RNA sequence: AAGCAGAGAAAAGCGCCAUGUCCCUCAUGGGCGGGAAACGGCCCUGAGGGUGACGAGGGGAAGGGAUGAUCGAAAAUUCGGCGGAUGCCCUUCCAUGCCCCCUGAGCGUGUGCGGAUCGGUAAAUAUGCCGGCAACGGCAAAACAAAUCCGGUCCGAUCAGGGAAU
Numbered sequence: 001a002a003g004c005a006g007a008g009a010a011a012a013g014c015g016c017c018a019u020g021u022c023c024c025u026c027a028u029g030g031g032c033g034g035g036a037a038a039c040g041g042c043c044c045u046g047a048g049g050g051u052g053a054c055g056a057g058g059g060g061a062a063g064g065g066a067u068g069a070u071c072g073a074a075a076a077u078u079c080g081g082c083g084g085a086u087g088c089c090c091u092u093c094c095a096u097g098c099c100c101c102c103u104g105a106g107c108g109u110g111u112g113c114g115g116a117u118c119g120g121u122a123a124a125u126a127u128g129c130c131g132g133c134a135a136c137g138g139c140a141a142a143a144c145a146a147a148u149c150c151g152g153u154c155c156g157a158u159c160a161g162g163g164a165a166u
């Protein structure tokens, strides 16, 4: 240093990059233009590198499924690919809203019903400093979103049996 095995920690716009695309550097490598010259541009090849999701939001339990997941941003490779994923669908159980309490059923929901309306919260970029020849990376502090997120108000959302109170 590599491989194998085991254990632990962290993350879910999360991790990764063998091959593609894109970008950078080097070449006493090749080609084509520009210019009077100095010099400079583009393409190819080789070698070595860089980037590859910015936050907000998202988890009852178990099992299964698919063409596999919300919101916006001064980002636009956030392309493409691999792996994963709190989204979606089905089944069972549990919890919860629809009645003050209990039980059952029904219709919804998942710290928990639907609709309308009002309000609320970001980070990246840019800037500065540091590192790198460069692509770019790290750090600092300010501004600016939307939603199925958070909060307020209003309207609305069942039956049956039993019980309590009036």
Stems, first nucleotide, its partner, number of pairs: 014083004020079001022050006029044004034039001054072003060093006094110005100163006113156008127140005
The RNA shown here (glmS glucosamine-6-phosphate activated ribozyme aptamer) has 166 nucleotides. Rfam family: glmS glucosamine-6-phosphate activated ribozyme aptamer. The family's RNA type in Rfam is riboswitch. Gene Ontology terms of the family: catalytic activity and regulation of gene expression.